[in-house]
RNA sequence: UUAAAUAUUUAGCAUACUUGCCGAAAGGUAAGGACGCAAAGCUAUAGGGUCUAAAUAAUUUUAUUACAUGACAGCCAGUUGCAGAU
Numbered sequence: 001u002u003a004a005a006u007a008u009u010u011a012g013c014a015u016a017c018u019u020g021c022c023g024a025a026a027g028g029u030a031a032g033g034a035c036g037c038a039a040a041g042c043u044a045u046a047g048g049g050u051c052u053a054a055a056u057a058a059u060u061u062u063a064u065u066a067c068a069u070g071a072c073a074g075c076c077a078g079u080u081g082c083a084g085a086u
Stems, first nucleotide, its partner, number of pairs: 005086002012037002017032006035074001041079003047076002049072003056066004
């Protein structure tokens, strides 16, 4: 110096849930709240996956099915990066 593992300090993020707002929904956002996180930073017009189904289409028509052009980075992935100790 590099790699891996382990424990810890400071700082950071914030699940479920509750309330307001936006949205057809998924979901987002603000406040509260902490399940957890060493990338729980960033990327959804590079890829896989997942959720929703407004519009549209089909059908046995007031219902069902299909479908992303809507979302999810706290699913995988890609990419950038982090103080000190053993």

This is a predicted structure of an 86-nucleotide RNA (c-di-GMP-I riboswitch aptamer) from Acetobacterium fimetarium. Its mean pLDDT, the model's own confidence on a scale to 100, is 76.